[in-house]
RNA sequence: GCGGCAAUAGCUCAGUUGGUAGAGCGCAACCUUGCCAAGGUUGAGGUCGCGGGUCCGAGCCCCGUUUGCCGCU
Numbered sequence: 001g002c003g004g005c006a007a008u009a010g011c012u013c014a015g016u017u018g019g020u021a022g023a024g025c026g027c028a029a030c031c032u033u034g035c036c037a038a039g040g041u042u043g044a045g046g047u048c049g050c051g052g053g054u055c056c057g058a059g060c061c062c063c064g065u066u067u068g069c070c071g072c073u
Base pairs, nucleotide, nucleotide: 001072002071003070004069005068006067007066010025011024012023013022019056027043028042029041030040031039049065050064051063052062053061
């Protein structure tokens, strides 16, 4: 230098024809218990790496770019 993969909640990850962004763990409050733990209910938490484009509508399609990993030279 070229090619491929990944980037989504605090963490690990889903999101399958483009149509209101989700799960588990964690966190907070409450219930249960004499207390803790376990269990249950509810809730908070996201400009989907960044910048553009297409589209009525983009996590998803197109272009550029950043970081990490792998391969080639």

Transfer RNA from Alloprevotella sp., 73 nucleotides, folded computationally. It matches the Rfam family "tRNA". By type it is a transfer RNA.